[in-house]
RNA sequence: UGUUUAAUUGAAGCGCCAGACCUCGCUUCUGCGAGGUGACGAGGAAGAGGGUCAUCGAAUUUUUCGGCGGAUGCCCUCUCGGCUGUUCACGGUCGAUACGCAGCGGAGGAAAUCCCGGGAGUGAUCCCGGUGACAGAGGCCGCCGCGACGUGAAGC
Numbered sequence: 001u002g003u004u005u006a007a008u009u010g011a012a013g014c015g016c017c018a019g020a021c022c023u024c025g026c027u028u029c030u031g032c033g034a035g036g037u038g039a040c041g042a043g044g045a046a047g048a049g050g051g052u053c054a055u056c057g058a059a060u061u062u063u064u065c066g067g068c069g070g071a072u073g074c075c076c077u078c079u080c081g082g083c084u085g086u087u088c089a090c091g092g093u094c095g096a097u098a099c100g101c102a103g104c105g106g107a108g109g110a111a112a113u114c115c116c117g118g119g120a121g122u123g124a125u126c127c128c129g130g131u132g133a134c135a136g137a138g139g140c141c142g143c144c145g146c147g148a149c150g151u152g153a154a155g156c
Base pairs, nucleotide, nucleotide: 014069015068016067017066019065020037021036022035023034024033025032026031040057041056042055046079047078048077049076050075051074052073080095081094082093083092084091086154087153088152089151090150099147100146101145103143104142105141106140115130116129117128118127119126120125
C1' cells in the first nucleotide's frame, strides 16, 4: 500500500475527484511527484417497488465550471390513512400541513459573500470568532374567483 472479515461513526447544495485551474518540489524541458479548489443557506419523507434532466432564491454570479454517485421532488402501481353529511363498497382527491387550479393582501423572515479579528500551513488554501444586513419558493393568517363536491346499498 492492497485485499478480506468484524465493529463503530457518518448525508442530502449531500459524498467523492480522474477534467480543468492553482501551489510546492524535482526536472530527462514541459513532463513527473505531492498537495489545494471543487455549493451559501431556505425548503423538503405515510410505507414498499419502479421510472425520471428533482424545489427556492443569495452572491464582487470568476470553478457554486466539468464529471461520478446519491437524495425527502415529480410520475406510475400496490398497501395504509384523511376528506368526500353517518356506515360499507366503488370512484375521486390528496398525505397527518391529508379537494384541485388561479389571483390579491398581511405577518414573519436565512446563511455565506462583504467587513473586522485570530489561528494552521513554504504555499495554493483551510479553520475559528465577531459586527451589521439583504431573499424567493413553500408554509401560516385573511380576502376572493373558477371547477369538482360522485354512484349504489343500508340506516336515519
Molecule: glmS glucosamine-6-phosphate activated ribozyme aptamer
Organism: Actinomycetota bacterium